The RNA shown here (transfer RNA) has 73 nucleotides and comes from a Fidelibacterota bacterium. Its mean pLDDT, the model's own confidence on a scale to 100, is 81. The sequence is in RNAcentral, with records from ENA. NCBI's taxonomy places the organism under Bacteria, Pseudomonadati, Fidelibacterota. Its Rfam family is "tRNA". By type it is a transfer RNA. Rfam describes the family as follows. Transfer RNA (tRNA) molecules are approximately 80 nucleotides in length.

RNA sequence: GCCCCAAUGGCGCAACGGAUAGCGCGUUCGACUUCUAAUCGAAAGGUUAUGGGUUCAAAUCCCAUUUGGGGUG
Numbered sequence: 001g002c003c004c005c006a007a008u009g010g011c012g013c014a015a016c017g018g019a020u021a022g023c024g025c026g027u028u029c030g031a032c033u034u035c036u037a038a039u040c041g042a043a044a045g046g047u048u049a050u051g052g053g054u055u056c057a058a059a060u061c062c063c064a065u066u067u068g069g070g071g072u073g
Stems, first nucleotide, its partner, number of pairs: 001072007010025004018056001027043005049065005
């Protein structure tokens, strides 16, 4: 240089082009407990890497860019 894959809350991952983008862990608050842990309940936390395009509608399709990983001469 060329080819392929990935990028979604703090972390790990889901999500037929159509529901308020969900789940687990973590965090915070509450219940329980003599206290802690465990358990239970609730809450906060996301410009879906960036910028454009297609579409009535995009995390999802297309283009460019960035970052990371892999392959190849």